[in-house]
RNA sequence: GCAUCAUCCAGAGCGACUGAGGGACGGGCCCUUUGACGUCGCGGCAACCAGUUCUUUGUAACCAGGUGCCAACGCCCGCACGAUGAGGA
Numbered sequence: 001g002c003a004u005c006a007u008c009c010a011g012a013g014c015g016a017c018u019g020a021g022g023g024a025c026g027g028g029c030c031c032u033u034u035g036a037c038g039u040c041g042c043g044g045c046a047a048c049c050a051g052u053u054c055u056u057u058g059u060a061a062c063c064a065g066g067u068g069c070c071a072a073c074g075c076c077c078g079c080a081c082g083a084u085g086a087g088g089a
Base pairs, nucleotide, nucleotide: 002088004086005085006084007083008082013042014041015040016039017038021031022030023029025078026077027076028075043070044069045068048066049065051062052061053060054058074081
């Protein structure tokens, strides 16, 4: 990279460095030199997987090890597309 399944109107930001773009794509509308995007540090949110518990085996509770996420409902609309997780060939 491919196909499958699940989720996507909840939640969670400060600092340092850098310096002009960014919000996937089209259209719109926004964010942004009062510093975007990105990287790093620290902090946090959530609970997909793992783990633990059980007269309850669950759409359960707990936990936080592996991911993920922390402007706007996946920002809005789009036959559509994308993102994340899990296992699979």
Predicted 3D model of an 89-nucleotide RNA (SAM riboswitch aptamer (S box leader)) from an Acidimicrobiaceae bacterium. Taxonomically the source falls in Acidimicrobiaceae (Bacteria, Bacillati, Acidimicrobiia, Acidimicrobiales). Its mean pLDDT, the model's own confidence on a scale to 100, is 86. It was read from a public genome assembly, where an Rfam model found it. It matches the Rfam family "SAM riboswitch aptamer (S box leader)". From the family's description: The SAM riboswitch is found upstream of a number of genes which code for proteins involved in methionine or cysteine biosynthesis in Gram-positive bacteria.